[in-house]
RNA sequence: GCCGAUGUAGCUCAGAUGGUAGAGCGCAACCAUGGUAAGGUUGAGGUAACGGGUUCGAUUCCCGUCAUCGGCU
Numbered sequence: 001g002c003c004g005a006u007g008u009a010g011c012u013c014a015g016a017u018g019g020u021a022g023a024g025c026g027c028a029a030c031c032a033u034g035g036u037a038a039g040g041u042u043g044a045g046g047u048a049a050c051g052g053g054u055u056c057g058a059u060u061c062c063c064g065u066c067a068u069c070g071g072c073u
Stems, first nucleotide, its partner, number of pairs: 001072007010025004019056001027043005049065005
């Protein structure tokens, strides 16, 4: 230098052929216990890497940029 993949909650990851974004773990409160752990209930937490385009409508499709990973030279 060229090619490809990935980027979604604090972490690991889902997600429908475009129509209000989810799980597990973690975190907080409460229940329970003589107390702790385990357990149960509820809750908070996201401008979907960034910018633009298409569309009535974009996490999803298209283009560019950035970052990470892999391959080729």

Predicted 3D model of a 73-nucleotide RNA (transfer RNA) from a Patescibacteria group bacterium. Taxonomically the source falls in Bacteria candidate phyla (Bacteria). Its Rfam family is "tRNA". By type it is a transfer RNA. The RNAcentral record of the sequence draws on ENA.